[in-house]
The RNA shown here (c-di-GMP-I riboswitch aptamer) has 85 nucleotides. The RNAcentral record of the sequence draws on Ribocentre. Model confidence (mean pLDDT): 89 of 100.

RNA sequence: AAAUGCAAAAGGCAAACCUGCUGAAAAGCAGGGACGCAAAGUUUCCGAUCUAAGGGGUAAAACCUAUGAUAGCGGGGCCGCCAAA
Numbered sequence: 001a002a003a004u005g006c007a008a009a010a011g012g013c014a015a016a017c018c019u020g021c022u023g024a025a026a027a028g029c030a031g032g033g034a035c036g037c038a039a040a041g042u043u044u045c046c047g048a049u050c051u052a053a054g055g056g057g058u059a060a061a062a063c064c065u066a067u068g069a070u071a072g073c074g075g076g077g078c079c080g081c082c083a084a085a
Base pairs, nucleotide, nucleotide: 004083005082012037013036017032018031019030020029021028022027035072041078042077043076045075046074047073048070049069050068054065055064056063
């Protein structure tokens, strides 16, 4: 330095749920809380999924649509801590 992560250790993140705030919603942020995580750090580039305000559509509905969202859905990119089991 690369690869590896079945051990130990240091340090880290934090699902559901609850409270508050933001948002049309999906969801996000803060506090509490731990289901889990070796990238559960970061990035929408590819696929997937969620929402549908606005727009389209309808007699009214239905329905369609991302420029919104999920990186803790998978893959890719970038970057990083610890260890010799």